[in-house]
C1' cells in the first nucleotide's frame, strides 16, 4: 500500500437480511427491605447509532469519503 471485520447509553452488547417511539445487562440516581451496610426487589435518568455527504416515502441497516481499533497479505531494504 491492498483486502476483510468492527465503531450504537459511562462499560459490555442487541436491533429478525430498509419500516413507525433504537433496547438489554452492568454501572449511576431515587425508593422498598435492613439496626446500618451489602444482597435482593421496584422505578427513573442517560443516545446527533464514530464525523461528513448521498440514495430512498422511510437508513443503526444500502452507497461514497474521512477518522479510530483489530486481523490478514504484498513490496522495498
Nucleotide at each position: 500500500g491492498c483486502c476483510c471485520c468492527g465503531u450504537u447509553a459511562g462499560c459490555u452488547c442487541a436491533a429478525c437480511u430498509g419500516g413507525a417511539u433504537a433496547g438489554a445487562g452492568c454501572a449511576u440516581c431515587g425508593g422498598a427491605c435492613u439496626u446500618c451496610g451489602g444482597a435482593u426487589c421496584c422505578g427513573a435518568g442517560g443516545g446527533u447509532u464514530g464525523g461528513g455527504g448521498g440514495u430512498u416515502c422511510g437508513a443503526c441497516u444500502c452507497c461514497c469519503u474521512c477518522a479510530c481499533g483489530g486481523g490478514g497479505u504484498a513490496c522495498c531494504a

This is a predicted structure of a 77-nucleotide RNA (transfer RNA) from candidate division Zixibacteria bacterium RBG-1.
The source organism's lineage runs through Bacteria, Pseudomonadati and Candidatus Zixiibacteriota.
The coordinates come from a structure-prediction model, not an experiment, and the mean pLDDT is 81.
Rfam family: tRNA. Rfam's curators write: Transfer RNA (tRNA) molecules are approximately 80 nucleotides in length. The family's RNA type in Rfam is transfer RNA.